A computed fold for an 85-nucleotide RNA from a Thiotrichales bacterium, annotated as c-di-GMP-I riboswitch aptamer.
Its mean pLDDT, the model's own confidence on a scale to 100, is 85.
The organism belongs to Thiotrichales, within Bacteria.
[in-house]
RNA sequence: CCUGAUCGAGGGCAAACCUGUCGAAAGGCAGGGACGCAAAGCCACGGGUCUAAAGCAUUUAUGUCAUGACCGCCGGGCUGCAGAG
Numbered sequence: 001c002c003u004g005a006u007c008g009a010g011g012g013c014a015a016a017c018c019u020g021u022c023g024a025a026a027g028g029c030a031g032g033g034a035c036g037c038a039a040a041g042c043c044a045c046g047g048g049u050c051u052a053a054a055g056c057a058u059u060u061a062u063g064u065c066a067u068g069a070c071c072g073c074c075g076g077g078c079u080g081c082a083g084a085g
Base pairs, nucleotide, nucleotide: 003085006082012037013036017032018031019030020029021028022027035072041078042077043076045075046074047073048070049069050068055064056063057062
């Protein structure tokens, strides 16, 4: 210098739930809070899952549909701390 098992040390993130807020909803954001996570950092590229306002169909209530959402569902891409061998 390169690689990087692994998570001691230093630390990092933050599920459910509650409050406020945005949104038709899924869900997002902020505060509290910790179920867990060695990438639970970032990206909607592929698969998958969720929602269905508007649209369309139709027996005005149902069905259908992503241009919406989820990276803490999986894969992929990019990046990062310590560092055994």

It was read from a public genome assembly, where an Rfam model found it.